[in-house]
RNA sequence: GUUUCUGUAGAGUAGUGGUUAUCACAUUCGUCUCACACACGAAAGGUGCCCGGUUCGAAACCGGGCAGAAACA
Numbered sequence: 001g002u003u004u005c006u007g008u009a010g011a012g013u014a015g016u017g018g019u020u021a022u023c024a025c026a027u028u029c030g031u032c033u034c035a036c037a038c039a040c041g042a043a044a045g046g047u048g049c050c051c052g053g054u055u056c057g058a059a060a061c062c063g064g065g066c067a068g069a070a071a072c073a
Stems, first nucleotide, its partner, number of pairs: 001072007010025001012023001018056001027043005049065005
């Protein structure tokens, strides 16, 4: 340099056009306990990497950029 893939709560992850973006872990609160842990229940936490386009509607499709990985040179 070329090609391909990836980017989504704190870290991980599902979601290939439809309204409220999923799950388990972690965090907080409650129940339980002398207390802690476990268990159970609940809650909070998302500019969906950035910009633009297509569309009635975009996390998804298209273009450009940024970051990372792999292969080739």
Annotation
A computed fold for a 73-nucleotide RNA from Accipiter nisus, annotated as transfer RNA. The coordinates come from a structure-prediction model, not an experiment, and the mean pLDDT is 83. Its Rfam family is "tRNA". Rfam links the family to the GO term triplet codon-amino acid adaptor activity. The family's RNA type in Rfam is transfer RNA. Taxonomically the source falls in Accipiter (Eukaryota, Eumetazoa, Sarcopterygii, Dinosauria).